[in-house]
RNA sequence: ACCUUAUCAAGAGCGGCGGAGGAACUGGUCCUGUGAAGCCCGGCAACCUGAUGACAGCUUCUGCUGUCAGAAAAGGUGCUAAAUCCUGCGGAAUUUAUCCGAGAGAUGAGGA
Numbered sequence: 001a002c003c004u005u006a007u008c009a010a011g012a013g014c015g016g017c018g019g020a021g022g023a024a025c026u027g028g029u030c031c032u033g034u035g036a037a038g039c040c041c042g043g044c045a046a047c048c049u050g051a052u053g054a055c056a057g058c059u060u061c062u063g064c065u066g067u068c069a070g071a072a073a074a075g076g077u078g079c080u081a082a083a084u085c086c087u088g089c090g091g092a093a094u095u096u097a098u099c100c101g102a103g104a105g106a107u108g109a110g111g112a
Base pairs, nucleotide, nucleotide: 002111003110004109005108006107007106008105013041015040016039017038021031022030023029025088027086028085042080043079044078047076048075052069053068054067055066056065057064058063084104089101090100091099092098
């Protein structure tokens, strides 16, 4: 890099270092010397993990498997401006604003 699958409108610092860029890409629109990226610390969350409980299936009656709920202390990631900031393709509607889906992207888990 590729495939499958789930999620993406909630949440998270007035800290230290750092010094000019950043919000994937396009077009917008924004953030930023009242300090960008990056690093550290802090925090959020609950994808993996997870004591325990309920239900279902199987069973050699010992347990195994699945679904749901579940403390966030520890571990693996992730995240910590704006809906994934909006948008790019298609459909609905058309009073000009909206709604639905796809694509693309991000993250986790699994696979090859």
A computed fold for a 112-nucleotide RNA, annotated as SAM riboswitch aptamer (S box leader). The sequence was found by an Rfam model in a public genome assembly. The model forms 93% of the base pairs in the Rfam consensus.